[in-house]
Molecule: transfer RNA
Organism: Dehalococcoidia bacterium
């Protein structure tokens, strides 16, 4: 230095232009038990990496960046 692939909630991932952005675990709070795990129910969490451009409208498309993997390369 090239080349692909990722970045969405604390933690795993889904949504791939359409107007409130989701599901599971996690936490919280009730219900159930003598009681403690299980189960069930409701809450609670999000600048969708950062600037920019495109467009009526962008978490989704396009550039740069920037963290992270992975793979070619060159090198004392």
């Nucleotide at each position: 230095g090239g080349g692909c692939c990722a970045g969405u909630a604390g933690c795993u991932c889904a949504g791939g232009g359409g107007u409130u952005a989701g599901a599971g675990c996690a936490a919280u709070c009730g219900g159930c038990u003598c009681a403690u795990a299980a189960c069930c129910g409701a809450u609670c969490g999000g600048u969708c990496g950062c600037a920019g451009g495109u467009u009526c409208g962008a978490u989704u498309c396009c550039u740069g960046c920037c963290u992270g993997g992975c793979c070619c390369a060159c090198c004392a």